[in-house]
């Protein structure tokens, strides 16, 4: 690199250099962009995700009560949940991962009579990717 799993409609912008395209990659939309995008650096900022914290719940020890039969507390975990916590370790700060593309459902229209072929949908799957977590 590849492989596994989780997630991708939430949230996060100023400065400096730059100096033409960028928006992952094709092909379409549709959008940023000389009022300087996109990139690079500086500072700010957000909270997926892993780490910490705290609280619930599960558990395991010890400890005190008790014989009324049901509890209290302390200390702990390679458990689960949880949070308008926390920013260390990644990350991320236009637009759902901008948006479609392939399947499938739903309605809607045309055209036919084996059904086909378009529009629509915060529909559902997938694929592609992006984070991260793991694994090699």
């Nucleotide at each position: 690199a590849c492989c596994u799993c989780a997630u991708c409609c939430a949230g996060a912008g100023g400065g400096g250099c730059u100096g033409a395209g960028g928006g992952a990659u094709a092909c379409g939309g549709c959008c940023c962009g000389a009022c300087g995008a996109c990139g690079c650096c500086c500072c700010g900022g957000c909270a997926a995700c892993c780490a910490c914290c705290a609280c619930c719940g599960g558990u395991g020890a010890c400890u005190c009560a008790u014989c009324g039969c049901a509890g209290a507390g302390u200390c702990g975990c390679g458990c689960g949940g949880c949070g308008c916590g926390c920013a260390g370790g990644u990350g991320c700060c236009a637009a759902u991962u901008c948006c479609g593309u392939c399947c499938c459902c739903g309605u809607c229209g045309c055209a036919a009579g084996g059904u086909g072929c378009g529009g629509c949908g915060c529909g559902g799957g997938g694929a592609a990717g992006a984070u991260g977590a793991g694994a090699g």
Notes
Predicted 3D model of a 136-nucleotide RNA (SAM riboswitch aptamer (S box leader)) from Asanoa iriomotensis. The source organism's lineage runs through Bacteria, Bacillati, Actinomycetes, Micromonosporales and Asanoa. The coordinates come from a structure-prediction model, not an experiment, and the mean pLDDT is 82. The model forms 93% of the base pairs in the Rfam consensus. Rfam family: SAM riboswitch aptamer (S box leader). Rfam describes the family as follows. The SAM riboswitch is found upstream of a number of genes which code for proteins involved in methionine or cysteine biosynthesis in Gram-positive bacteria.